Predicted 3D model of a 258-nucleotide part of an RNA (large-subunit ribosomal RNA, domain VI) from an anaerobic digester metagenome. RNAcentral holds the full RNA, with entries from SILVA. The coordinates come from a structure-prediction model, not an experiment, and the mean pLDDT is 82.

Context: one part of a larger RNA
RNA sequence: AGUGUAUUGAUGCCUGACGGGAAGGAUCCUUUAGUACGAGAGGAACAAGGAUUCGUCGCCUCUAGUUCAUCAGUUGUCUGGCAAGGCAAUGCUGAGCAGCCACGCGAUAGUGGGUAAGAGCUGAAAGCAUCUAAGCUCGAAACUACCCCGGAAAAGAGGCAUCUUAGAACAUCCGUAAAAGACGGGCUUGAUAGGACAGGGGUGUAAGUACCAAGGUUCGCCGAGGUAUUCAGCCCGCUGUUACUAACGUUCGCGCCG
Repeated sequence: AGUGUAUUGAUGCCUGACGGGAAGGAUCCUUUAGUACGAGAGGAACAAGGAUUCGUCGCCUCUAGUUCAUCAGUUGUCUGGCAAGGCAAUGCUGAGCAGCCACGCGAUAGUGGGUAAGAGCUGAAAGCAUCUAAGCUCGAAACUACCCCGGAAAAGAGGCAUCUUAGAACAUCCGUAAAAGACGGGCUUGAUAGGACAGGGGUGUAAGUACCAAGGUUCGCCGAGGUAUUCAGCCCGCUGUUACUAACGUUCGCGCCG
C1' cells in the first nucleotide's frame, strides 16, 4: 500500500487510549534603587520591561549565495564563405529571474499539581524533648498537566452530522505531493498540462541593409571597427486570458428490464 472493524454507500467533522518533542537555554541592560541593609564605606532582591547570543520551527518581501534555465562577450578548431551552430571542465568570462537557501526575515510565554534533598507544624513511643512513628504544611532547571506533532488495527477495532439504496478502480492530463505505492487536482457540464496572445522579468541593442572609417593596396578595390534602423533581438520553471492540442477510454459493483 492493502485488508479488517462499523455502514447500502458517500462526504464532512470529532473523540483521544497510546507514542514523540528540549523547544527552549544562557547572558546583559533599564526600572525597582542609590531604596532595603549598614555608623560609614559600601550596597542588594522579588517583580516588570527591553536586548543579545546559542538552539528549534517556519519563510523568501529585502540583503547575500547558488542557478550545467537563459542572454551577452570571447579563444582554438570544424561544418566551402556569411549567418547559424558542434566540440574544447558549462571551453573561458560577465550578468542572471524562478526555485533552493543563510549571512536575510518572522515566531520561540509561563502557570498549576505531586514530590527529592531540605525547611517546618502538631506529636507520641520515652509525663520532658523530638519534622515522624499516625497525621499535616512547604520545597527543584528534574517528573507531570496545560502547549505542539502523530494517533480508530485502541480486537473493548470508537463517536456525530448531512445526503443517499452507489459508487469504486484502472488508464489518462497533472502537482500545493512524491524513492515505489500513497496523497491532492483535472478529465469537454473542462482552464489539468501544452500551445497561442498579453503582462511582468532576464540579457543588453540581433540579423540584414545604408552610411562613416583606422589601415592595407596589384590603384580595381579590400577593410578591423563605428553610427542608424534598435530599450532591439533572443529567452523565461512566473501571472492572466483563450478550448487551438491532449485528458480518448476500460473494468468491477449497485439498481431496473428481459
Its Rfam family is "Bacterial large subunit ribosomal RNA". Gene Ontology terms of the family: ribosome and structural constituent of ribosome.